[in-house]
Context: one part of a larger RNA
RNA sequence: GCCAGGGAGUUUGUCUACGUAGCAAGGAUAACCCGAAAAGGGGCAUCCACAGGGAAACCAAAAUCCCCGCAGUUUACGAGGGGGGCGGUAUGAAAGUGCCGUGAGUUACGUGGGCCAGACCCGAAGCCGCUCGAUCUAGCCAUGGGCAAGGUGAAGCCCCUGUAAAAGGGGGUGGAGGCCUGCAGAGGUGCUACGUACAAGUGUUCUUCUGACCUGUGGCUCGGGGUAAAAAGCCAAUCGAGAGCGGUGAUAGCUGGUUCCAGCCGAAGUUGGCCGUAGUCAAGCCGUGAGCGAGAUGGCCGUAUUGGUAGAGAGACGGAUUAUGGGCUUAGGGCCUUAACGGGCUCGGCUCGCAGUCCAACUCCGAAUGGUAUGGCAUCGUAGACCUUACGAGACGGGGCGCCGGGGUAAGCUUGGUGUCCGAGAGGGGAACAACCCAGACUGUAGUUAAGGUCCCAAAAUAUUGUCUAAGUGUGAAAGGGUGAAGAUUGUUCACAAUCCUAGACAGCGAGGAGGUUGGCUUAGAAGCAGCCACCCUAUAAUAAGUGCGUAACAGCUUACUCGUCAAGAUUGUGAGCGUCUAAAAUGGACGGGGCUAAGGCAAUUACCGAUACUAUGGACCACCGUAAGGUGUGUGGUAGGCUGGCGUUCCGGUCGAGCAGAACGCGCUUCGUGAGGAGUGCGGGAUCGUCCGGAAAUGAGAAUCCUGGU
Numbered sequence: 001g002c003c004a005g006g007g008a009g010u011u012u013g014u015c016u017a018c019g020u021a022g023c024a025a026g027g028a029u030a031a032c033c034c035g036a037a038a039a040g041g042g043g044c045a046u047c048c049a050c051a052g053g054g055a056a057a058c059c060a061a062a063a064u065c066c067c068c069g070c071a072g073u074u075u076a077c078g079a080g081g082g083g084g085g086c087g088g089u090a091u092g093a094a095a096g097u098g099c100c101g102u103g104a105g106u107u108a109c110g111u112g113g114g115c116c117a118g119a120c121c122c123g124a125a126g127c128c129g130c131u132c133g134a135u136c137u138a139g140c141c142a143u144g145g146g147c148a149a150g151g152u153g154a155a156g157c158c159c160c161u162g163u164a165a166a167a168g169g170g171g172g173u174g175g176a177g178g179c180c181u182g183c184a185g186a187g188g189u190g191c192u193a194c195g196u197a198c199a200a201g202u203g204u205u206c207u208u209c210u211g212a213c214c215u216g217u218g219g220c221u222c223g224g225g226g227u228a229a230a231a232a233g234c235c236a237a238u239c240g241a242g243a244g245c246g247g248u249g250a251u252a253g254c255u256g257g258u259u260c261c262a263g264c265c266g267a268a269g270u271u272g273g274c275c276g277u278a279g280u281c282a283a284g285c286c287g288u289g290a291g292c293g294a295g296a297u298g299g300c301c302g303u304a305u306u307g308g309u310a311g312a313g314a315g316a317c318g319g320a321u322u323a324u325g326g327g328c329u330u331a332g333g334g335c336c337u338u339a340a341c342g343g344g345c346u347c348g349g350c351u352c353g354c355a356g357u358c359c360a361a362c363u364c365c366g367a368a369u370g371g372u373a374u375g376g377c378a379u380c381g382u383a384g385a386c387c388u389u390a391c392g393a394g395a396c397g398g399g400g401c402g403c404c405g406g407g408g409u410a411a412g413c414u415u416g417g418u419g420u421c422c423g424a425g426a427g428g429g430g431a432a433c434a435a436c437c438c439a440g441a442c443u444g445u446a447g448u449u450a451a452g453g454u455c456c457c458a459a460a461a462u463a464u465u466g467u468c469u470a471a472g473u474g475u476g477a478a479a480g481g482g483u484g485a486a487g488a489u490u491g492u493u494c495a496c497a498a499u500c501c502u503a504g505a506c507a508g509c510g511a512g513g514a515g516g517u518u519g520g521c522u523u524a525g526a527a528g529c530a531g532c533c534a535c536c537c538u539a540u541a542a543u544a545a546g547u548g549c550g551u552a553a554c555a556g557c558u559u560a561c562u563c564g565u566c567a568a569g570a571u572u573g574u575g576a577g578c579g580u581c582u583a584a585a586a587u588g589g590a591c592g593g594g595g596c597u598a599a600g601g602c603a604a605u606u607a608c609c610g611a612u613a614c615u616a617u618g619g620a621c622c623a624c625c626g627u628a629a630g631g632u633g634u635g636u637g638g639u640a641g642g643c644u645g646g647c648g649u650u651c652c653g654g655u656c657g658a659g660c661a662g663a664a665c666g667c668g669c670u671u672c673g674u675g676a677g678g679a680g681u682g683c684g685g686g687a688u689c690g691u692c693c694g695g696a697a698a699u700g701a702g703a704a705u706c707c708u709g710g711u
Stems, first nucleotide, its partner, number of pairs: 001711006011117001013115011026048003032042003052059002065084004072077002086101006120257002123254001127247006138221009147211001149181003152177001156173006185208003190204002193202002223239001225235003260646006270283005285394001286392006295380003299377008311365001312363002318359005324353005330348001332347006398422010427438003442619007452609003455594003461606001463605006474596001487581003491578010508565005514538003519533003544559001548557002620636002622633004647700001649697006656690003665684008
């Protein structure tokens, strides 16, 4: 891990609601007694109800009236119901206000819920008490034991020397020391291999080894206590408070688990309080029952009304703000000028004008949506809505997206409003993908569509018409740049405009491209062509005092310009479409893939595919109408959760039965039921078992690091 068996809302008391039953202005007894441990009977007590109000003293309710009116029936009555009135009491000077009043309870059983109890089950770390522990270990006490060998060579002593005597020096002797090396012993520093089959060592290396040394045996000290050369170490593999047992099923707002089926409805993550933020209480939201008896509404249209948002505006205010012109000589700064006074220019200030730009906390204006009222339509509703009420909950961690805000550089960010979806929603699409698109799944069959698609994977067009694209664009674009609204592009397509053109354009090709003159100046030189100035005239079809190469300067080549040739469009600008560049990341690589020149883009058209959607048809269930037959439904997704009806297990009472001519049970097969499950049959098995009506529960297993066993 798997399998089998076990395994979690129980019971007492009490309160409350509902159901059923008894009696009813009353209802019920308790202990106890009689009785058979039964049934039944008794049981003066007591409990609840029959009156309330007030803190209390205390006071103390009939109007059984009037009106409306549901069901119903003689259209006016009318249980219950609603309204009014009246009454009791408290308070108050009073007015008034609060509570109460026109009679329903009580007992038993059952079920839901609350509370007291372990209270659905398992789970702490802990706290307290008593007891047992120093055979491990810490310290101490008593009494024993142990420490190879070697090294060093303290004091003292002797001799020599030395001194006045000492001190001192030298040589010997001697054998000190928490001295040295090192065995046993004690320890356990580094390392690695093995080992780790229930708790750890073995090897090697290392420390110490006459001492605060090691060690045997006996003994003493203990749980907030001991002992400790102090590490909160050690006190029997247990120590920041030992272990065993008990209080004890401690408590756990926390984690995990909580066992059969079906039907109906179906949430909330918001508001307020709480040492409250993992919880809980109240409200809101869900369910079930009851009451009342006619209207309710989120939709659409109309009318009236409300408002200061979006937008807009700026001589309509508050505030911000740019450019520019005039005026005033105006506090002040700078510059120039003057010996100084002063003068001039400029910036600035004030003011007038003109042009322009802004604001959540500006508004002369001002929508849409929205709000309110009302009318109509629509939908829901006497098959009982809306509303009221009783009881039962769950929930009180939310999240994504669209639109509108606040915060933030931003975020799969945060915080609001509103709608929607996920949560609790399956199905189809989106390659995959809670919340994006389509669409709300009772069940079978057949068909039609939605989103999205139709070359192959892979259902359906290798569809049609027109046009674009040549980048595999399609099938990634940002930082940034720019701003007169926004990069580059002689890729290509389209539109518009202008100019040239059969009196011949544009491009190419052929030819010419001259003279004054080497213009003047400059300069070593400057001759069209370093630089400066000027840029005339002539002959011409045309030809510059020269467009670019070039020379030291010339030369040379070329251009402008002209003619010829050729023959029909050419050039420029603006805008648009689709492209191109911009475009760099680390294993090889992603349009879902293959692959595609359409199987890409744009515009249009017709088919088809495609879902649990829609339609048709059969069936089931639910709600409602109906005596029924039958009919209606804009019914039947669903977590938490509420309600309802069932299946099965064991035992008990009753009832009817089965069984050695084969019970239970096991393994198959067939069959019935929406399902829990039921029935039949074959084989195995070998002695019990079932139907129906009721009752009672140790009543249903897949999960709990569940328990025990097996494997």

A computed fold for a 711-nucleotide part of an RNA from a Candidatus Woesearchaeota archaeon, annotated as large-subunit ribosomal RNA, domain II.
It matches the Rfam family "Archaeal large subunit ribosomal RNA". Rfam 15.1 lists 2,955 matches to the family in 1,139 species. The literature on the family includes a 2001 paper in Science by Yusupov et al., "Crystal structure of the ribosome at 5.5 A resolution".
Lineage of the source: Archaea > Nanobdellati > Candidatus Woesearchaeota.